[in-house]
RNA sequence: UGUCGUGUAUAUCAGUUGGUUAGAUUACGAACCUGAUAAGUUCGGGGUCACUGGUUCAAGUCCAGUCACGACAA
Numbered sequence: 001u002g003u004c005g006u007g008u009a010u011a012u013c014a015g016u017u018g019g020u021u022a023g024a025u026u027a028c029g030a031a032c033c034u035g036a037u038a039a040g041u042u043c044g045g046g047g048u049c050a051c052u053g054g055u056u057c058a059a060g061u062c063c064a065g066u067c068a069c070g071a072c073a074a
Base pairs, nucleotide, nucleotide: 001073002072003071004070005069006068007067011025012024013023019057028044029043030042031041032040050066051065052064053063054062
């Protein structure tokens, strides 16, 4: 320098052919339970869907560029 892949909650990830509230588990907080703790049950907070722009009635999803990380090639 080029090609390809990945980027979504604290963390690990899902998200189908573009459409119906952006989700699961974990972590965190509260309540219940217990003599108390753990476990369990219920509830809750937490997201610029990496960033910028474009297409579209509508974008996490499609397109272009940028950034970060990884693999390969030189």